[in-house]
Predicted 3D model of an 89-nucleotide RNA (c-di-GMP-I riboswitch aptamer) from a Candidatus Bipolaricaulota bacterium. Its Rfam family is "c-di-GMP-I riboswitch aptamer". Rfam's curators write: GEMM was predicted in a large-scale screen for bacterial structured RNA regulatory elements. On this family, see Weinberg et al., Nucleic Acids Res 2007: "Identification of 22 candidate structured RNAs in bacteria using the CMfinder comparative genomics pipeline".
RNA sequence: UCCCGAUAAAGGCAAACCCGGAGAAAUCCGGGGGCGCAAAGCCACGGACCCUCGCGGCGUAUACGCCGCAGGGUGGCCGGGCUGCCGAA
Numbered sequence: 001u002c003c004c005g006a007u008a009a010a011g012g013c014a015a016a017c018c019c020g021g022a023g024a025a026a027u028c029c030g031g032g033g034g035c036g037c038a039a040a041g042c043c044a045c046g047g048a049c050c051c052u053c054g055c056g057g058c059g060u061a062u063a064c065g066c067c068g069c070a071g072g073g074u075g076g077c078c079g080g081g082c083u084g085c086c087g088a089a
Stems, first nucleotide, its partner, number of pairs: 004087002012037002017032006035076001041082003045079003048074004054069006
């Protein structure tokens, strides 16, 4: 230095759920909370999954359903990229 990862030390993050707020929704933000996490720090690049306000098409169709386009979301689903604390075996 790289791999690696302790019932180490110092710190960090924060699931469900509750309260408040944003959004059409997925979901996000703040507070409480703490299931977990060695990248649970950052990036939607590949895959996966979730949503459907809008536009188009079809079904007798402004309403219901399906398909497509466009868009959005999850980094705590996986891969990849960038960065980073500590140091027993």